[in-house]
RNA sequence: GGUAUAGCUCAGCUGGGAGAGUGUUUGGCUGGCAGCCAAAAGGUCAGGGGUUCGAUCCCCCUUACUUCCA
Numbered sequence: 001g002g003u004a005u006a007g008c009u010c011a012g013c014u015g016g017g018a019g020a021g022u023g024u025u026u027g028g029c030u031g032g033c034a035g036c037c038a039a040a041a042g043g044u045c046a047g048g049g050g051u052u053c054g055a056u057c058c059c060c061c062u063u064a065c066u067u068c069c070a
Base pairs, nucleotide, nucleotide: 001066002065003064004063007022008021009020010019016053024040025039026038027037028036029035046062047061048060049059050058
């Protein structure tokens, strides 16, 4: 210096809707499995403070991991 967002991998525009893929659950197609289709559940946006009408986003501090230089 960089990263931290769903179980996992990751998006998120100039500050205003929190999302995708995969996985899980349920239902349907199939004699059954696999597979396909549909729906649903699942979030302390690492933690704390500040600015603002409003913060994943801006500012400060802390924590963890990681890169470079000495």